[in-house]
RNA sequence: AAAGGGCAAACCGGCAGUGAUGUCGGGACGCAAAACUAUAGGGUCUCUCUGAGAUAGCCAGUUGCCGAA
Numbered sequence: 001a002a003a004g005g006g007c008a009a010a011c012c013g014g015c016a017g018u019g020a021u022g023u024c025g026g027g028a029c030g031c032a033a034a035a036c037u038a039u040a041g042g043g044u045c046u047c048u049c050u051g052a053g054a055u056a057g058c059c060a061g062u063u064g065c066c067g068a069a
């Protein structure tokens, strides 16, 4: 590169939550890991704030399909 495919941003609607946000359906901006990991680390965000929570499609760690080069 090809083949088989996979995931699903924003937005809209339902539900949950104080909230960040999550989940279901629609929808596709994109993604070679957009798979997993938040008690390995950093960053960012929320709150009832010296504690608790959220974010992996922010960086990162771990693992993985195909097989021309």
Stems, first nucleotide, its partner, number of pairs: 006031002011026006029057001035062003041059002043055005
c-di-GMP-I riboswitch aptamer from a bovine gut metagenome, 69 nucleotides, folded computationally. The coordinates come from a structure-prediction model, not an experiment, and the mean pLDDT is 86. Rfam family: c-di-GMP-I riboswitch aptamer. Rfam links the family to the GO term cyclic-di-GMP binding.